[in-house]
RNA sequence: CCAUCCGUCAUGGGAGAAUCGGCAAAGCGCCGGUGCCGAAGGAGCAACCGCCCCGGAAACUCUCAGGCCACAAGGACCGUGAUGGACAA
Numbered sequence: 001c002c003a004u005c006c007g008u009c010a011u012g013g014g015a016g017a018a019u020c021g022g023c024a025a026a027g028c029g030c031c032g033g034u035g036c037c038g039a040a041g042g043a044g045c046a047a048c049c050g051c052c053c054c055g056g057a058a059a060c061u062c063u064c065a066g067g068c069c070a071c072a073a074g075g076a077c078c079g080u081g082a083u084g085g086a087c088a089a
Stems, first nucleotide, its partner, number of pairs: 004086010018034006035068003041064001042062003048056003
């Protein structure tokens, strides 16, 4: 210096899911009822793994939170670049 792993930033892509009523008024907001979605987060079980007491564990499950015309925002995950750390040969 490079490979690999983890984190951060920037950038590109990025799904799913409603309706009724009232108020308001040029609004797309608020309130209420019922329903729905899962890919922020959270929780649960588990294949599996480990130092096997116990612990770590999902894109599975739940839906507390969040979201459900469009736009916007958010968005797991993937790609690219930069950067910090760990760590061999």